[in-house]
């Protein structure tokens, strides 16, 4: 490097739809001159959250924070989950070591300013009788985090150097 076998991964803003609601197709029935439309019932289907960000380990609690679109089924329901709060352990934080306090979570302090970054939608192409589905290309966020700059950052003991 190639081939074969086995296992795992290619799902965690993620999966699912039993009884609903909504939508589509077919059939039945009613009314109607007829067509369209509408109503009843049945069968089979479709949709059912758009991304950004987020995981030290254990336990408990809790309707898991952010914006985008839309005026709305992103309705409703089930399961899972990296969120938040409390707590224990571990790790880490202003030259070095140790301990405490406090904060943080391996990219491991806080605050302020600043910089970069999304997808759906829309359009096009393809598939489906249809609801709708798949793909390609484009614009625009916010929280936190990240890059840059600035300010601030406790106590005790010890070692070393000036």
């Nucleotide at each position: 490097a190639u081939g074969u076998u086995u296992a795992a991964a290619u799902u965690a803003g993620c999966g699912c739809c039993a009884u609903g609601u909504a939508c589509c197709u077919c059939u039945u029935u009613g009314g109607g001159c007829a067509a369209u439309a509408u109503a009843u019932a049945g069968a089979g289907g479709u949709u059912a959250a758009c991304g950004a960000g987020g995981u030290a380990g254990g336990g408990a609690g809790u309707c898991a924070g952010c914006g985008a679109a839309a005026u709305a089924u992103u309705c409703g329901g089930c399961g899972g989950a990296u969120g938040c709060u409390c707590u224990c352990u571990c790790a880490u934080a202003g030259g070095c070591u140790u301990g405490g306090a406090u904060g943080u979570g391996u990219g491991a302090a806080u605050u302020g300013c600043u910089g970069a970054a999304a997808a759906a939608c829309c359009u096009c192409c393809g598939g489906g009788u249809a609801a709708c589905c798949g793909g390609a290309a484009c614009a625009c966020a916010a929280c936190a985090g990240c890059g840059g700059c600035a300010a601030u950052a406790c106590c005790a003991a010890g070692a070393u150097a000036a």
The prediction has a mean pLDDT of 76. A computed fold for a 162-nucleotide RNA from Anaerocolumna xylanovorans, annotated as glmS glucosamine-6-phosphate activated ribozyme aptamer. The source organism's lineage runs through Bacteria, Bacillati, Bacillota, Clostridia and Anaerocolumna. Rfam family: glmS glucosamine-6-phosphate activated ribozyme aptamer. By type it is a riboswitch.